Model confidence (mean pLDDT): 84 of 100. Predicted 3D model of a 1535-nucleotide RNA (small-subunit ribosomal RNA) from Cellvibrio sp. It matches the Rfam family "Bacterial small subunit ribosomal RNA". The source organism's lineage runs through Bacteria, Pseudomonadati, Gammaproteobacteria, Cellvibrionaceae and Cellvibrio.
[in-house]
RNA sequence: AAACUGAAGAGUUUGAUCAUGGCUCAGAUUGAACGCUGGCGGCAGGCCUAACACAUGCAAGUCGAGCGGUUGAGGUAGCUUGCUACCGAUGCAGCGGCGAACGGGUGAGUAAUACAUGGGAAUCUGCCUGGUAGUGGGGGACAACGUUUCGAAAGGAACGCUAAUACCGCAUACGCCCUACGGGGGAAAGGGGGGGAUCUUCGGACCUCUCGCUAUCAGAUGAGCCCAUGUCAGAUUAGCUUGUUGGUGAGGUAAAGGCUCACCAAGGCGACGAUCUGUAACUGGUCUGAGAGGAUGAUCAGUCACACUGGAACUGAGACACGGUCCAGACUCCUACGGGAGGCAGCAGUGGGGAAUAUUGGACAAUGGGGGCAACCCUGAUCCAGCCAUGCCGCGUGUGUGAAGAAGGCCUUAGGGUUGUAAAGCACUUUCAGUGGGGGAGAAAGGUGAUUCACCUAAUACGUGAGUCAAUUGAUGCUACCCACAGAAGAAGCACCGGCUAACUCCGUGCCAGCAGCCGCGGUAAUACGGAGGGUGCAAGCGUUAAUCGGAAUUACUGGGCGUAAAGCGCACGUAGGUGGUUUGUUAAGCCAGCUGUGAAAUCCCCGGGCUCAACCUGGGCACUGCAUUUGGAACUGGCAAGCUAGAGUAGGGUAGAGGGGUGUGGAAUUCCAGGUGUAGCGGUGAAAUGCGUAGAUAUCUGGAGGAACAUCAGUGGCGAAGGCGACACCCUGGACUCAUACUGACACUGAGGUGCGAAAGCGUGGGGAGCAAACAGGAUUAGAUACCCUGGUAGUCCACGCCGUAAACGAUGUCUACUAGCCGUUGGAGUCCUUGAGGCUUUAGUGGCGCAGCUAACGCACUAAGUAGACCGCCUGGGGAGUACGGUCGCAAGAUUAAAACUCAAAUGAAUUGACGGGGGCCCGCACAAGCGGUGGAGCAUGUGGUUUAAUUCGACGCAACGCGAAGAACCUUACCAGGUCUUGACAUCCAGAGAACUUUCCAGAGAUGGAUUGGUGCCUUCGGGAACUCUGAGACAGGUGCUGCAUGGCUGUCGUCAGCUCGUGUCGUGAGAUGUUGGGUUAAGUCCCGUAACGAGCGCAACCCUUGCCCUUAGUUGCCAGCACGUAAUGGUGGGAACUCUAAGGGGACUGCCGGUGACAAACCGGAGGAAGGUGGGGAUGACGUCAAGUCAUCAUGCCCUUACGACCUGGGCUACACACGUGCUACAAUGGGCGGUACAAAGGGUUGCCAAACCGCGAGGUGGAGCUAAUCCCAUAAAACCGUUCGUAGUCCGGAUUGGAGUCUGCAACUCGACUCCAUGAAGUCGGAAUCGCUAGUAAUCGUGAAUCAGAACGUCACGGUGAAUACGUUCCCGGGCCUUGUACACACCGCCCGUCACACCAUGGGAGUGGGUUGCACCAGAAGUAGCUAGUCUAACCGCAAGGGGGACGGUUACCACGGUGUGAUUCAUGACUGGGGUGAAGUCGUAACAAGGUAGCCCUAGGGGAACCUGGGGCUGGAUCACCUCCUUA
Repeated sequence: AAACUGAAGAGUUUGAUCAUGGCUCAGAUUGAACGCUGGCGGCAGGCCUAACACAUGCAAGUCGAGCGGUUGAGGUAGCUUGCUACCGAUGCAGCGGCGAACGGGUGAGUAAUACAUGGGAAUCUGCCUGGUAGUGGGGGACAACGUUUCGAAAGGAACGCUAAUACCGCAUACGCCCUACGGGGGAAAGGGGGGGAUCUUCGGACCUCUCGCUAUCAGAUGAGCCCAUGUCAGAUUAGCUUGUUGGUGAGGUAAAGGCUCACCAAGGCGACGAUCUGUAACUGGUCUGAGAGGAUGAUCAGUCACACUGGAACUGAGACACGGUCCAGACUCCUACGGGAGGCAGCAGUGGGGAAUAUUGGACAAUGGGGGCAACCCUGAUCCAGCCAUGCCGCGUGUGUGAAGAAGGCCUUAGGGUUGUAAAGCACUUUCAGUGGGGGAGAAAGGUGAUUCACCUAAUACGUGAGUCAAUUGAUGCUACCCACAGAAGAAGCACCGGCUAACUCCGUGCCAGCAGCCGCGGUAAUACGGAGGGUGCAAGCGUUAAUCGGAAUUACUGGGCGUAAAGCGCACGUAGGUGGUUUGUUAAGCCAGCUGUGAAAUCCCCGGGCUCAACCUGGGCACUGCAUUUGGAACUGGCAAGCUAGAGUAGGGUAGAGGGGUGUGGAAUUCCAGGUGUAGCGGUGAAAUGCGUAGAUAUCUGGAGGAACAUCAGUGGCGAAGGCGACACCCUGGACUCAUACUGACACUGAGGUGCGAAAGCGUGGGGAGCAAACAGGAUUAGAUACCCUGGUAGUCCACGCCGUAAACGAUGUCUACUAGCCGUUGGAGUCCUUGAGGCUUUAGUGGCGCAGCUAACGCACUAAGUAGACCGCCUGGGGAGUACGGUCGCAAGAUUAAAACUCAAAUGAAUUGACGGGGGCCCGCACAAGCGGUGGAGCAUGUGGUUUAAUUCGACGCAACGCGAAGAACCUUACCAGGUCUUGACAUCCAGAGAACUUUCCAGAGAUGGAUUGGUGCCUUCGGGAACUCUGAGACAGGUGCUGCAUGGCUGUCGUCAGCUCGUGUCGUGAGAUGUUGGGUUAAGUCCCGUAACGAGCGCAACCCUUGCCCUUAGUUGCCAGCACGUAAUGGUGGGAACUCUAAGGGGACUGCCGGUGACAAACCGGAGGAAGGUGGGGAUGACGUCAAGUCAUCAUGCCCUUACGACCUGGGCUACACACGUGCUACAAUGGGCGGUACAAAGGGUUGCCAAACCGCGAGGUGGAGCUAAUCCCAUAAAACCGUUCGUAGUCCGGAUUGGAGUCUGCAACUCGACUCCAUGAAGUCGGAAUCGCUAGUAAUCGUGAAUCAGAACGUCACGGUGAAUACGUUCCCGGGCCUUGUACACACCGCCCGUCACACCAUGGGAGUGGGUUGCACCAGAAGUAGCUAGUCUAACCGCAAGGGGGACGGUUACCACGGUGUGAUUCAUGACUGGGGUGAAGUCGUAACAAGGUAGCCCUAGGGGAACCUGGGGCUGGAUCACCUCCUUA
């Protein structure tokens, strides 16, 4: 200095969040198994399944000091030397004793005859310990043995002999037992060692020691019995019991007791769970856990039960007996067929079962047991060894150094990185294993022999105790341990690497193969599959599977919940139970404290000790939280007693009320009937039709009949427990509230079972029946319409009586009590004040709204709690299957109530958030509609696309946002396609080597590519080595690809959309996702600006800055200009000159709601006006936020994969131009606002040297010839056209229109056949303004007219640009489309092209019913009755004792009765398996029919109920809001 110290979370529902809630993981553990791997040692453990069957061996014997035989090594004696006698180790069986009831095994049965803990009284107890008293004297048998005999055997039978510590009397009796208190009864056995006296029949007696024996009393140990408490699940097991419960008496037992029997009584147990069913040995402990608990009961220890199955007793101290007996049964074996034998759940071992569990080992050396005086014998108990990584613990497989960071592998951005100091190399070490020695340490004490002392004794015997000496005792064991030797030598694997969870890359594969604990990976770039490299973790192991606890506060005692997530019974009354105001006294059951007993040992824990450490072993202690005894306390709870009045109730006076039941009365309305008036329609709908009506309807008036319901008042008003209750009057009746006094004196609260009430629908019987109205019929709607709508219409709705017992029976909120800020209404009562009012204040019982604290996941609740507490009851534990099946109860039925499982999923759910969406709402905008103008859709042609065709018709683009698009221009080329012919370092790039300048002329073959031959030519730089450009040849690195994936990408682009939006920082609010800002009131083209405001600011967008155009000014003045001056011409800025104007091109100015008036909020802004070239963004352009569409493009380009004598490259020809058809975009038209002819004007912006091309000439023309000018404000293209002025045509398929076709030409180009454009002549198609539908446009716009450019040799009706002429209309935002903001609902989030329901069809799975069938268990009734025990006993037999000798007593056998196992019969109950057929359920990438639900889901939905229907569903009745929208009423908040 102590017995302690201890608590973690994560993944997964969602677009995201919080919550609820399940599933899964990380930890520890195991008598484990399986897979891969495997060096050593120590300590432990090892059939969990078939309590299945067992070959073989062993596991219980021992005692000669109890007894008689028998065998007989050896010895002694006699001597007839091979015979007798004696002694006698040893063996054998038998009689007898003790043991065999222990030890060892197993867990079948058993839910209490068991176990655990604590008590108790009516008991027994061999051996052991202590005490007392004895141990005298007799008798008769039976084994062995012998003879005979039966049997195959196992086993017997008969006769005869014999001993004892075997058996039986007699004697004795301190104590013992019985008793009527007089008395009576009952025992024994001897054996061994030694011996001095004395005696002797020589055997001994006798003495002594010792072991036994008898009786008895105690103890100890062990066992039996009783009581209390505790000890699994099921109520879909609710009643069980007749020896049952008790009494009296008797019997029986070792012992109390219905344990058994006779009689009597009618009890006993049970909701605190009896009985029944299922399962199970129990405990100390073990595993887990912070603990409380939960699970478990291998090894070790205590108890119980069992021993092939069932029954039974015998012996014994002890058994109803594992290695005993008897009987029955099943099974196995032997047999001579007549009969017999057996029981491994002892240790080994075998078969079998199984995922699975060891050697037919050694020894009694130790510990313990049995027997024995002892030596000793026996002991599969035990101690050891063997097998097995089954577990725990320890050790090793080397250590140091070593960078050229080797080689190889892998990766790579090709530089390198990594494996990696790792290896090699160098220097060391030697544990373990190996070899050879040592060590025979400790575990050993004991026994035997000898001897010393003490005790006993007469004794130096014997014996006992203590010591000394001697020879000895070891299975393990070739042990542990120690020493030496040699040499790094012989010794590393397994799992994992997407997250959880430590650890990443490459290759292969391509929703395949496969993985997976959960989430989930895999469809061509997989850190998730398989392999490799690398890494991480553990390590002689590592993973997987199975199982338990934990995490799981997901059963909540510690420690949960129930408004909406699962969960408050529809409501009340009330039994048991639970709980209970206040004061005093008492008691001491609960409670508290102390003492004592017990709580076995082991285990756990603490402090020590021993194995080198540890595991392991061990000493002491703590603890064992429990139970019981006893003493004390008296606050609290309980009990008892006595009080109190605050809870509760009673009596009295009042008050309000659709509270309930009954009887009667009333008016309005619908319908029907009768009559009158009256005439053609009525009715109904989105629109219609069915229906009614000229036989007179509807309408209207009068009268009548009948049923049902009670307008206004009427109200988040009233009453009632809830359901529910509404005209008026009367009768009966329940409850509530209020006020004041009196009384009772805790009489209270809750309430399992129980009882009653309980909307609507429905059922039964009898009435009634106006309206309404399931079913049904008809008409519509529709693709269909078993519906929604309409016309009819029956049950029913109403009444009486009786059932049913359910609803969204809801406040989705159980009842009762107390406490906890306020404010404002409203209903009923009471009090008080005055200014008597439509008053103020106070209080109480209801009923509403808002709101603080608090609570809540949030929504919300908030004195009417969902707050804070208390009492009692009910209910929940993932979703589906399912409120279903089976069983029970109730019901006439419908059905109600109680209420599972298999199987299946990883979610299902609540609240709130952001979006998106709505056949939701509000506000606003846009050529969105409307108002207009002109088109398209009809015709012909052009062009693009689809389709078809083809050798090929290359490819891409597909709603808007593909389709005169890529393509700003396919005859060849382009060209990517097809056919054929060719090339292989290549048509193209770089590098290397060799040759040659490059280049060029000509010829031949060929379709050409190409091949062959041939001519000319030797260039440039130089440091004289060579070099640069180019061509050819050769080898390899490489080139090349319009091949694939735009769903791998970059880049670029389209679109929403030039829409006004999209965000951030800080702050604030919210648990959070998020919100706020960005919403609101105005305003704007605008998130533009102003105001307000828990927000304040900021960014990307808007606007502005930029370009262009419109006005003016300044500067400058050629190629442009020409007013004035001058010259000149037929004419012309042609010339001098000018710088005014136009223009050009540089810079400025100008426009800002600046000014005025009005409106508005004193704002922003809007309206109007002035001035001005222009007015509210002046017009146009460029400019495209965050993002969306897996939008488009791999064929611009870049990039991965693929091809490499081809998917590359070259050439010729063909194709992209096809043609029944369909669509888009355009051009030209259909004509007179026009066509033709003639004449006359006015632009802008461009382009031009491979070019534009003038004048002039030729051609009808396209064009040709020609060559001036121009690198352009200079020249050219280049005449603008519509317009205007004349003329003609006269409404026609035309003097419109121009397609098509024939002929003749021009131009470009190697080349116009496929397949160009243009010209001329001729031809003269369709078309007379276009169906449904649809497009563009708001001003210099539409419409119309021409001009130019790019591309380009040539080839525009396309595209882009330019100017000329030049309108109409907009009331307005109801509607269509698109968009923005706010709000609302949502089951959507791939976001409505969403989600999702049910039938049917197919496949698979589990399950219910089912005529039945086959097993198990069990109740009742009956039959039967082995062995055995007990009772009785005619019969047979019989040693001890008695005997008067006859016999008796006693015993055995036999017989019989009772009990009873197996077995049998009948009839029930229950459970399991199976079953033709059948019912629903579940699951399954792309089946069918519809569209029921989610938005107002297009008829709001849902609940109960009834009817109907292919199906979801529809309809009727009642109910709910968990319904959107609009309006009204009421209430609240603020002013």